[in-house]
This is a predicted structure of a 369-nucleotide RNA (Bacterial RNase P class A) from Venatoribacter sp. RNAcentral holds the sequence, with entries from ENA. It matches the Rfam family "Bacterial RNase P class A". From the family's description: Ribonuclease P (RNase P) is a ubiquitous endoribonuclease, found in archaea, bacteria and eukarya as well as chloroplasts and mitochondria. It is recorded under the gene name rnpB.
RNA sequence: UGAGUUGGCCAGACAAUCGCUGCCUGUUUUAAGUUUGUAGUCUAAAACAGGGGGAGGAAAGUCCGGGCUUCACAGGGCGAAGUGCCAGGUAACACCUGGGGGGCGUGAGCCUACGACCAGUGCAACAGAGAGCAAACCGCCGAUGGCCGUUUUACGGAUCAGGUAAGGGUGAAAGGGUGCGGUAAGAGCGCACCGCGCGGCUGGCAACAGUUCGUGGCACGGUAAACUCCACUUGAAGCAAGACCAAAUAGGCCCCCUUAUGGCGCGGCCCGCGUUGGGGGCGGGUAGGUUGCUGGAGCCUGCGAGCGAUUGCAGGCCUAGACGAAUGAUUGUCCACGACAGAACCCGGCUUACCGGCCAACUCAUGCU
Numbered sequence: 001u002g003a004g005u006u007g008g009c010c011a012g013a014c015a016a017u018c019g020c021u022g023c024c025u026g027u028u029u030u031a032a033g034u035u036u037g038u039a040g041u042c043u044a045a046a047a048c049a050g051g052g053g054g055a056g057g058a059a060a061g062u063c064c065g066g067g068c069u070u071c072a073c074a075g076g077g078c079g080a081a082g083u084g085c086c087a088g089g090u091a092a093c094a095c096c097u098g099g100g101g102g103g104c105g106u107g108a109g110c111c112u113a114c115g116a117c118c119a120g121u122g123c124a125a126c127a128g129a130g131a132g133c134a135a136a137c138c139g140c141c142g143a144u145g146g147c148c149g150u151u152u153u154a155c156g157g158a159u160c161a162g163g164u165a166a167g168g169g170u171g172a173a174a175g176g177g178u179g180c181g182g183u184a185a186g187a188g189c190g191c192a193c194c195g196c197g198c199g200g201c202u203g204g205c206a207a208c209a210g211u212u213c214g215u216g217g218c219a220c221g222g223u224a225a226a227c228u229c230c231a232c233u234u235g236a237a238g239c240a241a242g243a244c245c246a247a248a249u250a251g252g253c254c255c256c257c258u259u260a261u262g263g264c265g266c267g268g269c270c271c272g273c274g275u276u277g278g279g280g281g282c283g284g285g286u287a288g289g290u291u292g293c294u295g296g297a298g299c300c301u302g303c304g305a306g307c308g309a310u311u312g313c314a315g316g317c318c319u320a321g322a323c324g325a326a327u328g329a330u331u332g333u334c335c336a337c338g339a340c341a342g343a344a345c346c347c348g349g350c351u352u353a354c355c356g357g358c359c360a361a362c363u364c365a366u367g368c369u
Stems, first nucleotide, its partner, number of pairs: 001365010012334007020054002023051009056340001060351002063349005068238004075271004080234005085099005100114001101112004115229002120227002122223002137168002139164003144161003147157004176194006195218001196216004200211004242291004252282006262276004298317008335338001
């Protein structure tokens, strides 16, 4: 200097003018109630003035986990669904952190759907002899039995029966690899080394790793993001959940089941438990207001513990709560020239989209000193 990897931060800024909206304070006006009446106080609404606030890192997706509400007093079993290396973190999780195994990369680093194939059942097109208690296509042998020839006892020949899986072929994958011995020819058939399984020892909480320790000729493979088995976890529905107030109507009419051995109780079944009727149709009224609704598993700073995720203590802060849905417009200056994009009960994650800019650490290449 260039090319990369990982982590963090920002999300146009400043000023002026006009405008929108929640809360607090003050003033004025109106209405109602209270009172014999007036004033004052309280309540509600409107206007004005002042103060201090007003969308995100993803608010998106609705993929996970919860808080909260109701069923409801809410247990057990089956089934179903989810997760799947080890140890931690957390309210909890399929998330995060740190390790282990495997894979990718020169490397910094990145990915991982990572329990079990001797519980069982499946699947592997085509090619190939054969794809799992799996095999003989081309080859090799043919010692033993058979055939032929000869000098009739041995030899020779080509092969049948038979043997073989070392050589070749097919395939993504074909009964571990190299070498020596052995054999009729071969083969872990035997041996040496490597590899693999099991056991021991050492390190580690563990997953697992190491081993000039021992043992076994050991190879019935692959696939579970196939069904399945194993271990662990799990009620359902959802703020349009719920609660309260006001108002109005028709506390209407009809049908069915059943009455405690029955019925009902918002995932399916059973048991248990609770409760005492349950289900359906037609028709009518109101769909208005308040609350839930923002003080939180909250945020910031400092000191400590920990490799880290996180956590302990102390101090400080209050940061949108709308309800056909609020934050906009204009002008001027600056430069990084502004992308993706708007809360609707809340929080912790994951995933997706994204113009650019800033900071820190690390890796590789090249050049100079």